RNA sequence: UAAAUUCUUUGGGGCGGAGUGAAAUUCUCCACCGGCAGUAUAGUCUGCGAAGGUCGUUGUCGACCCCGAAUCGGUGAAAUUCCGAUACCGACGGUAUAGUCCGGACGAUAAAAGAGAAAU
Numbered sequence: 001u002a003a004a005u006u007c008u009u010u011g012g013g014g015c016g017g018a019g020u021g022a023a024a025u026u027c028u029c030c031a032c033c034g035g036c037a038g039u040a041u042a043g044u045c046u047g048c049g050a051a052g053g054u055c056g057u058u059g060u061c062g063a064c065c066c067c068g069a070a071u072c073g074g075u076g077a078a079a080u081u082c083c084g085a086u087a088c089c090g091a092c093g094g095u096a097u098a099g100u101c102c103g104g105a106c107g108a109u110a111a112a113a114g115a116g117a118a119a120u
Base pairs, nucleotide, nucleotide: 005116006115007114008113009112010111016030017029018028019027031100032099033090034089035048036047037046038045043088044087052065053064054063055062056061070086071085072084073083074082092103093102094101
C1' cells in the first nucleotide's frame, strides 16, 4: 500500500384539537411523521433493508416471489433532491375500520463509525 477477515458500538419518526357514538389516539374535519446507500441536499428517482409468502434445508442459512406514493413553475452548468405551489403514500395481528395506540420486538436488518489480528 492493496485485497480479504474478526470483533465492538450505533442503527425509525409521528394523534394535539374538534365532531358523531354505548364504545373510535381506528370513522369525519383540521393536525403530525419520514430507515440506509447513490445522485446538486430525495418518504414519492435508482438500488437496498424491514413486513408477508413459497421452496430447499434444518443453521442464527440460501434461493425465489411479493413489496406504497408527484406533478407544475422558478433558480442554476447541474436539482422528479433546493425554493414556491398544489397533491399523494404508508406490512402483519389486536381493538369501533389504525402510517401515529398495543403486540411479535429488550427482536432482526440495510448501513454508519471505531478497534484488532494475521498474511503479501